[in-house]
Molecule: small-subunit ribosomal RNA
Organism: uncultured bacterium
RNA sequence: AGAUUAGAGUUUGAUCCUGGCUCAGAACGAACGCUGGCGGCAGGCUUAACACAUGCAAGUCGAACGCGUGUAGCAAUACACGAGUGGCGCACGGGUGAGUAACACGUGGAUUAUCUGCCUCUUGGUUCGGAAUAACCCCGGGAAACUGGGGCUAAUACCGAAUGGUUCCUACGGGAUAAAGAUUUAUCGCCAAGAGAUGAGUCCGCGUCCGAUUAGCUAGUUGGCAGGGUAAUGGCCUACCAAGGCGACGAUCAGUAUCCGGCCUGAGAGGGCGCACGGACACACUGGAACUGAAACACGGUCCAGACUCCUACGGGAGGCAGCAGUGGGGAAUUUUGCACAAUGGGGGAAACCCUGAUGCAGCAACGCCGCGUGGAGGAUGAAGGUCUUUGGAUUGUAAACUCCUUUCGACCGGGACGAAUUAUGACGGUACCGGGAGAAGAAGCACCGGCUAACUCUGUGCCAGCAGCCGCGGUAAUACAGAGGGUGCAAGCGUUGUUCGGAAUUAUUGGGCGUAAAGGGCGCGUAGGCGGUGCGGUAAGUCUGCGGUGAAAUCUCCCGGCUCAACUGGGAGGCUGCCGUGGAAACUGCCGUGCUUGAGUGUGGGAGAGGUGAGUGGAAUUCCCGGUGUAGCGGUGAAAUGCGUAGAUAUCGGGAGGAACACCUGUGGCGAAAGCGGCUCACUGGACCACAACUGACGCUGAGGCGCGAAAGCUAGGGGAGCAAACAGGAUUAGAUACCCUGGUAGUCCUAGCCCUAAACGAUGAUUGCUUGGUGUAGCAGGUACCCAAUCCUGCUGUGCCGCAGCUAACGCGUUAAGCAAUCCGCCUGGGGAGUACGGUCGCAAGGCUGAAACUCAAAGGAAUUGACGGGGGCCCGCACAAGCGGUGGAGCAUGUGGUUCAAUUCGACGCAACGCGAAGAACCUUACCUGGGCUCGAAGCGCAGUGGACUGCGGUAGAAAUACUGCUUUCUCGCAAGAGACUGCUGCGUAGGUGCUGCAUGGCUGUCGUCAGCUCGUGUCGUGAGAUGUUGGGUUAAGUCCCGCAACGAGCGCAACCCUUAUUGCCAGUUGCCAUCAUUUAGUUGGGCACUCUGGCGAAACUGCCCCGGAUAACGGGGAGGAAGGUGGGGAUGACGUCAAGUCCUCAUGGCCUUUAUGUCCAGGGCUACACACGUGCUACAAUGGCCGGUACAAACCGUCGCAAACCCGUGAGGGGGAGCUAAUCGGAAAAAGCCGGCCUCAGUUCGGAUUGUAGUCUGCAACUCGACUACAUGAAGCUGGAAUCGCUAGUAAUCGCAGAUCAGAACGCUGCGGUGAAUACGUUCCCGGGCCUUGUACACACCGCCCGUCACAUCACGAAAGUGGGUUGUACUAGAAGUCGGUGCGCUAACCGCAAGGGAGCAGCCGCCCAAGGUGUAACUCAUGAUUGGGGUGAAGUCGUAACAAGGUAGCCGUA
Repeated sequence: AGAUUAGAGUUUGAUCCUGGCUCAGAACGAACGCUGGCGGCAGGCUUAACACAUGCAAGUCGAACGCGUGUAGCAAUACACGAGUGGCGCACGGGUGAGUAACACGUGGAUUAUCUGCCUCUUGGUUCGGAAUAACCCCGGGAAACUGGGGCUAAUACCGAAUGGUUCCUACGGGAUAAAGAUUUAUCGCCAAGAGAUGAGUCCGCGUCCGAUUAGCUAGUUGGCAGGGUAAUGGCCUACCAAGGCGACGAUCAGUAUCCGGCCUGAGAGGGCGCACGGACACACUGGAACUGAAACACGGUCCAGACUCCUACGGGAGGCAGCAGUGGGGAAUUUUGCACAAUGGGGGAAACCCUGAUGCAGCAACGCCGCGUGGAGGAUGAAGGUCUUUGGAUUGUAAACUCCUUUCGACCGGGACGAAUUAUGACGGUACCGGGAGAAGAAGCACCGGCUAACUCUGUGCCAGCAGCCGCGGUAAUACAGAGGGUGCAAGCGUUGUUCGGAAUUAUUGGGCGUAAAGGGCGCGUAGGCGGUGCGGUAAGUCUGCGGUGAAAUCUCCCGGCUCAACUGGGAGGCUGCCGUGGAAACUGCCGUGCUUGAGUGUGGGAGAGGUGAGUGGAAUUCCCGGUGUAGCGGUGAAAUGCGUAGAUAUCGGGAGGAACACCUGUGGCGAAAGCGGCUCACUGGACCACAACUGACGCUGAGGCGCGAAAGCUAGGGGAGCAAACAGGAUUAGAUACCCUGGUAGUCCUAGCCCUAAACGAUGAUUGCUUGGUGUAGCAGGUACCCAAUCCUGCUGUGCCGCAGCUAACGCGUUAAGCAAUCCGCCUGGGGAGUACGGUCGCAAGGCUGAAACUCAAAGGAAUUGACGGGGGCCCGCACAAGCGGUGGAGCAUGUGGUUCAAUUCGACGCAACGCGAAGAACCUUACCUGGGCUCGAAGCGCAGUGGACUGCGGUAGAAAUACUGCUUUCUCGCAAGAGACUGCUGCGUAGGUGCUGCAUGGCUGUCGUCAGCUCGUGUCGUGAGAUGUUGGGUUAAGUCCCGCAACGAGCGCAACCCUUAUUGCCAGUUGCCAUCAUUUAGUUGGGCACUCUGGCGAAACUGCCCCGGAUAACGGGGAGGAAGGUGGGGAUGACGUCAAGUCCUCAUGGCCUUUAUGUCCAGGGCUACACACGUGCUACAAUGGCCGGUACAAACCGUCGCAAACCCGUGAGGGGGAGCUAAUCGGAAAAAGCCGGCCUCAGUUCGGAUUGUAGUCUGCAACUCGACUACAUGAAGCUGGAAUCGCUAGUAAUCGCAGAUCAGAACGCUGCGGUGAAUACGUUCCCGGGCCUUGUACACACCGCCCGUCACAUCACGAAAGUGGGUUGUACUAGAAGUCGGUGCGCUAACCGCAAGGGAGCAGCCGCCCAAGGUGUAACUCAUGAUUGGGGUGAAGUCGUAACAAGGUAGCCGUA
């Protein structure tokens, strides 16, 4: 200089953190689904190293040799072909990855321990001889493959001799050791030697997967000596000698796997992979073996064994595609039985040339990368169609149509290469490329659209069908399913699946953690290892640096080129982070040497201590025994009982026995490593601390393995045993109670010896060292000061607590005793469950401990803190909440509502409080929504338009239950001259209808409730990472978040209060229909008069803790008092915060969606809502004497009345009838108020109480009182004698009691809403029940305790373990076996070359024997896989069963270890 790092979703009501899961990216030798125009380049059995039909893949040389045949020639001979001898090649090229964890590979070295055909260079040589043999001929065997015997022959085939450069041996005299010619005249060969080049062999350092639930392995093993063997070192092999060698720095064993350059990913460090191309290795049906050769233990060679396939005449033979094509098989899956040697390369040849499935090309398949096209411009009535719609329109969309233009690619026609260096020769190929004409013509799909994540609507469906990567969608309004329209993204592809890396700092070297989230070993001693104070000198292993070698090519990066671009490809440079060699530096680390004293230790002097072990000893108490006193109970509990006691307990006194534990002192005091340690004395003994500064001189820290200690429970043996107390027994409790409580009680608890080895073994905090503001206790020691005297005051050190600065932390919290800042070492963690389980190993007498998985399953599990809610948590406070009282309900009869039942229907809604005299302020018809039956279909009603008739209307008739149908009579509107228009109305048609049908869980509105409770919030500020907090908490006070004070808060809003209405007092105004004191008058405020009073109704006044005293912080306020009609919000009403209950209502109304349309609409008649074994709620009337009945008599308020209230008077016992004055009301009427008061009767009884029920006779309303009205009279005279458990209302003009009125309404209240009359009792108080408010605490709850949640059992399903065994695979080991073959021995059989005249020798061969050894066999062992009746626990499942363990004090605090 350049390059370079992205996050998101999901645990919660919300938050922060921890932590897993998931997604977005890139890649692929891919496969699958849908789709598919062209070209270039590259790649294409990842599975069965499974089996292979057929063809081809290694031959060539006549210039090494003889023969045969053919042709030419008279012939010699020449040429061609054939089989053969011989030479070279066949060890290359091509394929595959089974084996192999290894010097196999990579990298760097070594080879004085080696070889190297062909090739290059150099030197020298190439002399003389000999014996055979194949082919061929003859005779045989065999089905074949093939083969036996005899005979002839050549060579560059074979053999001998010479020479001896070289090499080797040597007894230093010497000995041994080579060759080939051909053809022609120039070469090619041959032999020996040297050098080079190339290739190969061997050895070494370093690197190279996983498992320790594999810890010990090893006998040629390790080394030596000698020999053998090899091209060559070497236990490579043999004999002998020694006893070594490897291993926690992981041997051995098991599993898996060719290795590398590189490829993918990644910011990098890393992680994954090793297809194609290139290098290396290994293999060639399986196993073994050698031969030949320069090289092989040999893919297309040989021999043997085995399996398999084929041929066969059954005697025997043949074969090896992991070469190229191709076939079957396996599999999700991978191509043509193509062309050519034209190029490149290889083999042979002197060459021509031949061979070459190497190679070059073509073919197949979108398998990948790259490029191109499917048209371009204009074009608005924004066409049609589709989709949506608020019905206006919007969108598809310039998109199309239409006009103009172009022709890449493809198709057609024509031309036509480079690639050949080289005269010839081109598979590709009539290809690339070029030219021409025609025509928009032949060429677009796939996925997605809830969030992550770019892209939205309609319809269908209705927890169904389905989707889904995660979170999650779907139960009638689904942007999440399916379809459609539209949109988004990619594009000849697009998606899905699989795999890898990334994101993941989620294994953290870069770059994490362990108090509570997963994670510190229970504690110490200490081995290996790791780390280590200070000065000087040396060294140079680490370290840093210069130079050199290497790190093949390809790949990668940069630059420049070639194909029209790109992919692809050529050239150059860089890089390849590594290894080796060499030179230098010396700070740091290491090493060597020598010092130092501060780390560590020793010494001297002190005091403290429940430190440890052993022995002895003491008093109190419990229990037991003996004796005395004494009498009926004791004991125990929530209450009881079991138990003990008249055979004398308990109580009390005296004496004795025995065991265990040590009150007070005792203290967040002491000691110890931890576990742990407590009367006193003695003995032995460990450690720490303080002071001094004499000694040693880094002797230190940590500590894997190892060793030791290690509460309680438990185990073994022997003692001991008072108290306590698992198990057990009994009594209680309880639905049960194998518990909690009680009475007993055995192991055990104690001692000795030995095991066990675990705990919530905790400070949930490893050890050590250093550094970093403070305050205040306490224990030990020392020093100082106070004239003397220190437990006390000051200072230092050590220990032990609390509070807190900075800092840290997710927060809580920690904070010189760190969880701060740093260093060293060890242990441990990596989502929850399965599981501290299984298997294996090891330890243990056992119980069990230590070590310690997986399948499967979930998307969480978790920590801290926040706001709520809740608690059989706490504190404070309030309420007719309890208590104190009064009266009721629950019992009776009746009324009324509800449930249930019944019914054709008993319409519907409301269901704890907050449904049930509720909707309904009033069901005989109507209402009415229900049932039965009869009708109607533009419809029962309204509106608009058109047509038609007619005034409308009124009065009838027939059929019918009515609706309805038919029909008669009467009548003829307004304006206008008329035509006509208009109003009203009937009918017909069209457009709208209608629905008390569903969904109150789609909604509006309204309402209930907590609750007239005192609360609910906001702005700004401040605090907190944040949810949130603060304010609003606190001290007082209030009916009140009312007010005062304080305060990091200051203010504000909705609520509270006040403002409003009414009531209580009064002033003023007004004075009729009201009133009447005075005057007159009357039966009567009747009239005159008056407006004082009452009253009416309008405006005012009055009450504010204003005044006094006391208390209180002098405040707010409270208590008392005065005055006042009223006193501390005077009484009552209206008024209902933020919100809760998916509370109620679709049947008041409104309304989305759905459903219905000759019916779920509508009309009519009748019935039903009024039923009746029963259960509940709310009421009325009673049960009587504070009463009932009869008679007399007094006093209200409010309200209503012309569709009405109705007086007087008459009739009726009465309901009522007749009557009709008056009144649109302070005037008239309803209207009598009743309880009360006075007088009388009844006298305690089912009554002169009570009135149900029933009979008869009536009245009224109404079209109509049968189902089904109210009332009246007479008669009848039921239950009921004060009400079980339980439960309701009420705190003053209230309860109780008494009547009056009104709404609804034709009629029909015991209900409802109002009105007044008479008119109490009680409240000590807040412990308890219920509800509520505030603060605080715990929480595993948040659908918020009607919460959450545990375990057994039952059912279904899944994976796993055990199991008598069974079956397979791999491996070890012992014995056996022993093919082929090398080597060795033998070789009496056989044999051309040499020696020898010969005999024979030498040498060789067959045969035989031996060593080694493959397959095979027998036995045994280990590991591993599969399977197995049965069995064990585990996971997951819908609303199963039993209980209630945990979360609140979870109702016995919970938890850990153990039995």